[in-house]
Record summary: This is a predicted structure of a 524-nucleotide part of an RNA (small-subunit ribosomal RNA, 5' domain) from an uncultured bacterium. Its mean pLDDT, the model's own confidence on a scale to 100, is 83. Rfam family: Bacterial small subunit ribosomal RNA.
Context: one part of a larger RNA
C1' cells in the first nucleotide's frame, strides 16, 4: 500500500447496486411461514338460491321445514408436508473434493412401449344417541359411503425353483434365446374423443453404498484394539459387509505417526502478492450435519422427519390439584449478551414451489419497499469575468507581506433537491371467441402491476438549498505568532516539554483526502 459482514470519534446534500447478530446453538409475548383436490365420497354445520310446504297475518311480509341447486366448516380418501427457508452446535469423518466401481442397489410424480381392469365381500369415520372431563380431550351404542379396506378369478417379459443350449468376463459371476417345466404376485373409478387405475420393460431424474489419492496442531499423546481382525453359517437391509447373532480360528492398527488430546462444518471460491505461497471461508452455489436436550421407531417412492408420534430430562405456561400445553438455528418483534448488525412493513403482479381437468387457492420461498455513509460506484455543493489589490485577520524589518480573483460587483447555466403537468418497462400466460388440427398450432378480443403516480421527460423560479476531517520535527506532502516552562501536554519509530517549542494549546498560513475524514481490531 491493499483488503474489511467491522466498530468509535468528529462531519454529511442525492441516487444506483450490493450486503446488514461475527457476540448467547441464550430465553422468547403476539402475528404469520403448507396446504389443495367437491372432476374419489358420505353428507349440509355456514352463505347464496329456486321452488314447494306449513305458522302468524286482511295482505306486504315475518318465521320455520326441505341437499334441488351454486358452494362448503368438520370428516373419509388422494396428492404433498422428506420441496423451499434457517444455523454450524457436533464431526479430522470415504464428512468433503477429485476419480472409479456396483457383475452389491432403490426412485413417487415425468416420457417411450407392451399388457389388463371379470366379480364380490366385510367395516368405518362424519352425522344420531349417551356417558367422563376444569381443560386438552376421551369412551361406549346405533347407521352409511368411496379412488379407503379385503378375498376370489384372470395373469407374464415380473418373482421363486429345476432342466438344457450359445455366448461373454473382473474372483463371487454375467448375458441372450428358449414351443422347457412348476409355483407366486394385480386392479378405480370420474361430470368420459379426456383424466385416472393395475402389471411390466426402457429412459429421465434423484438417490443409497464401496474404493484409491488429497484434506488442521500436539510426540512434553507411543502403543491401541474383544464384534476387536478373519472364516463358516443363520438373520437383517432396496443393497454389498461384524451390520446383527451362533460357532471356529487369533488376528487387526501403529515412528509412512497407531491411540489420545486440542482446534475446525468441507468446497467452488475471496483477499493479498511479480510469482511461488500466506490467509480466510460472512454474502451466492454445492455437499453435509442439526431443529430445547437425549433416545426409539410409524407412516411413506423417499424421514428415522424444524413448524410429525412415541419415551426421558430441562425450562416456561395452565389448572377446579387430578392432570395439561409448549420450544422461532423460518420471517418479523421483545428481553439479554455485546464495541456492534435492520420493518412486529406492502404483494403474490413477475419468477419458482405445492394440490388441482380448469378456474383457482396457499406461499415471511421470492418480488418490492422501510432503516443504517456499512461499502463499492456516480453526481452535486456552480460557471466566466473581476485590482480601488476593498474591508477584516495574521505577521512585520512598519516600508511592506499575505489570505487572494479569494470576496464584493457584472454578465450566465439550471445537474440534483424544491413545486407542477404528463407518464411507464417489468404482462404474457391465463379466460372468451374463431380457424386449423384434435398432442396443440395460428388469429382476433375484453382484462390482469405490490413496486407506484415511482423511474423517466416535459415546464417554472432561483445560485438561491448542500464541505468537511486529518495533519505540517524527520520517516512524510506542508511554518509562522502567541500561551505555556520537564508542568500541562505530543507520541507508530526516533523522540519533543526544564523561558525565544516549525514536535504541547489557540490563531494565521500551508498540505492531503473529500461526503467524508482519522483512529482501533484482523489478515497479506
Nucleotide at each position: 500500500g491493499g483488503a474489511u459482514g467491522a466498530a468509535c470519534g468528529c462531519u454529511a446534500g442525492c441516487g444506483a447496486c450490493a450486503g446488514g447478530c461475527u457476540u448467547a446453538a441464550c430465553a422468547c409475548a403476539u402475528g404469520c411461514a403448507a396446504g389443495u383436490c367437491g372432476a374419489g365420497g358420505g353428507g349440509c354445520a355456514g352463505c347464496a338460491u329456486a321452488g314447494a310446504a306449513g305458522u302468524a297475518g286482511c295482505a306486504a311480509u315475518a318465521c320455520u321445514u326441505u341437499g334441488g341447486u351454486g358452494g362448503c366448516g368438520a370428516c373419509c380418501g388422494g396428492c404433498g408436508c422428506a420441496c423451499g427457508g434457517g444455523u454450524g452446535a457436533g464431526u479430522a469423518a470415504c464428512g468433503c473434493g477429485u476419480a472409479u466401481g456396483c457383475a452389491a442397489c432403490c426412485u413417487a410424480c415425468c416420457u417411450a412401449u407392451c399388457a389388463g381392469a371379470g366379480g364380490g365381500g366385510a367395516a368405518u369415520a362424519a352425522c344420531c344417541c349417551g356417558g367422563c372431563g376444569a381443560a386438552a380431550g376421551u369412551c361406549g351404542g346405533a347407521c352409511u359411503a368411496a379412488u379407503a379396506c379385503c378375498g376370489c378369478a384372470u395373469a407374464a417379459a415380473a418373482c421363486a425353483g429345476g432342466g438344457g443350449c450359445a455366448c461373454c468376463g473382473c474372483a463371487u459371476g454375467g448375458u441372450g434365446a428358449u414351443a422347457u417345466u412348476u409355483g407366486u404376485u394385480a386392479a378405480a373409478g370420474a361430470a368420459a374423443u379426456u383424466c385416472g387405475c393395475u402389471g411390466a420393460u426402457a429412459g429421465a431424474u434423484g438417490g443409497g453404498c464401496a474404493u484409491g489419492c488429497g484434506u488442521u496442531c500436539c510426540a512434553u499423546u507411543a502403543g491401541g484394539u474383544a464384534g476387536u481382525u478373519g472364516g463358516u453359517g443363520a438373520g437383517g437391509u432396496a443393497a454389498c459387509g461384524g451390520c446383527u447373532c451362533a460357532c471356529c480360528a487369533a488376528g487387526c492398527c501403529g515412528a509412512c505417526g497407531a491411540u489420545g488430546g486440542a482446534u475446525a462444518g468441507g468446497g467452488g471460491a475471496a483477499c493479498u502478492g511479480a510469482g511461488a505461497g500466506g490467509u480466510u471461508g460472512g454474502u451466492c452455489c454445492c455437499c453435509c450435519a442439526c431443529a430445547c436436550u437425549g433416545g426409539u421407531a410409524c407412516u411413506g417412492a423417499g424421514a428415522c422427519a424444524u413448524g410429525g408420534u412415541c419415551c426421558a430430562g430441562a425450562c416456561u405456561c395452565c389448572u377446579c390439584c387430578g392432570g395439561g400445553a409448549g420450544u422461532u438455528a423460518g420471517c418479523a418483534u421483545c428481553a439479554g449478551g455485546g464495541a456492534a448488525u435492520c420493518u412486529u412493513g406492502c404483494g403474490c403482479a413477475a419468477u419458482g414451489g405445492g394440490c388441482g381437468a380448469a378456474a383457482g387457492c396457499c406461499u415471511g420461498a421470492c418480488g418490492c419497499a422501510g432503516c443504517g455513509a456499512c461499502g463499492c460506484c456516480g453526481c452535486g455543493u456552480g460557471a466566466g469575468g473581476g485590482a480601488u489589490g476593498a474591508a477584516g485577520g495574521u505577521c512585520u524589518g512598519c516600508g511592506g507581506a499575505u489570505c487572494g480573483u479569494a470576496a464584493a460587483c457584472c454578465u450566465c447555466u439550471g445537474u440534483a433537491a424544491g413545486c407542477a403537468g404528463g407518464g411507464a418497462c417489468g404482462a404474457a400466460u391465463g379466460c372468451c371467441c374463431g380457424a386449423u388440427u384434435u398432442g396443440g398450432u395460428c388469429g382476433g378480443g375484453a382484462g390482469u402491476g405490490a413496486c407506484g403516480g415511482u423511474a423517466c421527460c416535459u415546464g417554472c423560479a432561483g445560485a438561491g438549498u448542500a464541505a468537511g476531517c486529518u495533519c505540517c520535527g524527520g520517516c512524510u506532502a506542508a511554518c509562522u505568532a502567541c500561551g505555556u516552562g520537564c508542568c500541562a501536554g505530543c507520541a507508530g519509530c526516533c523522540g519533543c516539554g526544564g523561558u525565544a517549542a516549525u514536535a504541547c494549546g489557540u490563531a494565521g498560513g500551508g498540505a492531503g483526502c473529500c461526503a467524508g475524514c482519522g483512529u482501533u481490531g484482523u489478515c497479506c